Small-subunit ribosomal RNA, 3' major domain from Rhodoluna limnophila, 475 nucleotides, folded computationally.
[in-house]
Context: one part of a larger RNA
RNA sequence: UGACGGGGGCCCGCACAAGCGGCGGAGCAUGCGGAUUAAUUCGAUGCAACGCGAAGAACCUUACCAAGACUUGACAUAUAGAGGAAAAGCGUAGAAAUACGCUCCCCGCAAGGUCUCUAUACAGGUGGUGCAUGGUUGUCGUCAGCUCGUGUCGUGAGAUGUUGGGUUAAGUCCCGCAACGAGCGCAACCCUCGUCCUAUGUUGCCAGCACGUAAUGGUGGGAACUCAUGGGAGACUGCCGGGGUCAACUCGGAGGAAGGUGGGGAUGACGUCAAAUCAUCAUGCCCCUUAUGUCUUGGGCUUCACGCAUGCUACAAUGGCCGGUACAAAGGGCUGCAAUACCGCAAGGUGGAGCGAAUCCCAUAAAGCCGGUCUCAGUUCGGAUUGGGGUCUGCAACUCGACCCCAUGAAGUCGGAGUCGCUAGUAAUCGUAGAUCAGCAACGCUACGGUGAAUACGUUCCCGGGCCUUGUACA
Numbered sequence: 001u002g003a004c005g006g007g008g009g010c011c012c013g014c015a016c017a018a019g020c021g022g023c024g025g026a027g028c029a030u031g032c033g034g035a036u037u038a039a040u041u042c043g044a045u046g047c048a049a050c051g052c053g054a055a056g057a058a059c060c061u062u063a064c065c066a067a068g069a070c071u072u073g074a075c076a077u078a079u080a081g082a083g084g085a086a087a088a089g090c091g092u093a094g095a096a097a098u099a100c101g102c103u104c105c106c107c108g109c110a111a112g113g114u115c116u117c118u119a120u121a122c123a124g125g126u127g128g129u130g131c132a133u134g135g136u137u138g139u140c141g142u143c144a145g146c147u148c149g150u151g152u153c154g155u156g157a158g159a160u161g162u163u164g165g166g167u168u169a170a171g172u173c174c175c176g177c178a179a180c181g182a183g184c185g186c187a188a189c190c191c192u193c194g195u196c197c198u199a200u201g202u203u204g205c206c207a208g209c210a211c212g213u214a215a216u217g218g219u220g221g222g223a224a225c226u227c228a229u230g231g232g233a234g235a236c237u238g239c240c241g242g243g244g245u246c247a248a249c250u251c252g253g254a255g256g257a258a259g260g261u262g263g264g265g266a267u268g269a270c271g272u273c274a275a276a277u278c279a280u281c282a283u284g285c286c287c288c289u290u291a292u293g294u295c296u297u298g299g300g301c302u303u304c305a306c307g308c309a310u311g312c313u314a315c316a317a318u319g320g321c322c323g324g325u326a327c328a329a330a331g332g333g334c335u336g337c338a339a340u341a342c343c344g345c346a347a348g349g350u351g352g353a354g355c356g357a358a359u360c361c362c363a364u365a366a367a368g369c370c371g372g373u374c375u376c377a378g379u380u381c382g383g384a385u386u387g388g389g390g391u392c393u394g395c396a397a398c399u400c401g402a403c404c405c406c407a408u409g410a411a412g413u414c415g416g417a418g419u420c421g422c423u424a425g426u427a428a429u430c431g432u433a434g435a436u437c438a439g440c441a442a443c444g445c446u447a448c449g450g451u452g453a454a455u456a457c458g459u460u461c462c463c464g465g466g467c468c469u470u471g472u473a474c475a
Stems, first nucleotide, its partner, number of pairs: 001475002003472003007469007015459002019422005026313008034304002042053002064299007073122001077121008088103006106113002124288002127286003133282002135277003138273001140271001145184006151160003164175003190265004195233007205222002209220003236259001239253005302441001315415001319374007331362003336355002341350003381412001386407007428451007
């Protein structure tokens, strides 16, 4: 100087407390461990691995296994030599890769181009090492810290500044001070939501004036309103009062759409964990080179006495079922989204208007509201499992897809010890869309809106963190 303390002081955080809803019990889904296996590819392992890499494993992917094949190679560059094709089509063998046969048979005046064969340099490796590395990322933590120059003090390591008194979300600011300044962080500048003004009105809008319809901005028209896209205004403790060292600041109030950082996002200092990644990529060294490279078919990654993690669905009446009826936002669409119509109980099929989309389509939002029914039961709760029949995608649904219909109708009556999330348009609850994608194991993830709470006395205690101080046989 640090680190540590079941030392002290001050302070903060959904850290506790106060509340609301879960998890832990059941069934299923997904990931992991273990076991199994020819293979169940590899990585991630307290917080910070485990719905993680994977925004989509039937083949492909695919890295694993079995079998069958190739060896200048599936891919690149170069040289030398030989050639005229290469490709495509057909036939035979085969699981295919491929092999053989037949058909066909280069361009250019030339240099050469293109392709094949032979030979050689080489290619290739998701092989090893993340403890050789770059790059990227997690974490403490959006915590308020981390440092430097000059000066001063100390023999020196170092100290001071950065400590102290206040204050703040903040090393934020004020005052003081052997310090005076500065840098990286904080804040602001950026995006978005909330109010107003203004410009422009099509595909969007419709107040007033007309026309028309069973109905609809449907039509003429309008430029007010909504909205869209630009440009501005607005919030600064600016104003008033109390407190305060009359400083920073803090409390209350006015006005205001918004008030003291207005809400949300992006933004992550010096560093820590030899943290993660050689399988995104790049790369040193090592290793393989008729194989640890490459191609193909089939299988596996989907197994299942068991354990864990994250979710979904429930156990019901604030509910289930049936009928009627209302209101979103944000997205996507040409190898695409697909309306009206018709067929089918349905999944879906036939068909194809319109739309490269503020125009058309996906597309009925659902919870809600209004009626009816069920009456506390393993039930009209719950839907696992299984049997049968179908639909769709795709070369192909056996291993191993999703969905529909009929039948079946399991566990489950609110969950031990323990444990998690959340402070407001939040939790809870309800649907909608998208990426990936032929299809889909999505109940995941990412976004979007609808309905919409309770509680916070307080900081004694648990956890994590910041500053000062103290002890130390630790570095």
RNAcentral holds the full RNA, with entries from ENA and SILVA.
The source organism's lineage runs through Bacteria, Actinomycetes, Microbacteriaceae, Luna cluster and Rhodoluna.
Model confidence (mean pLDDT): 84 of 100.